Model confidence (mean pLDDT): 83 of 100. A computed fold for a 74-nucleotide RNA from a Minisyncoccota bacterium, annotated as transfer RNA.

[in-house]
RNA sequence: GCGUCCGUAGCUCAGUUGGCUAGAGCACAGGUCUUAUAAACCUGGGGUCGAAGGUUCGAAUCCUUCCGGACGCA
Numbered sequence: 001g002c003g004u005c006c007g008u009a010g011c012u013c014a015g016u017u018g019g020c021u022a023g024a025g026c027a028c029a030g031g032u033c034u035u036a037u038a039a040a041c042c043u044g045g046g047g048u049c050g051a052a053g054g055u056u057c058g059a060a061u062c063c064u065u066c067c068g069g070a071c072g073c074a
Base pairs, nucleotide, nucleotide: 001073002072003071004070005069006068007067010026011025012024013023019057028044029043030042031041032040050066051065052064053063054062
């Protein structure tokens, strides 16, 4: 330099035939329970889906460029 793949909550990920309110587990906070902790159960907060632009009535999802990472070729 060229090619393929990945980037979504604090962490690990799901969601990619465009449309239901962006979700799960763990973690975190509060509550119930307990002498207290843990466990269990209940509730809750936390995201402008890597960045910018484009297409569209509508984009995490399609297109373009860029950023970061992994792998392969040279």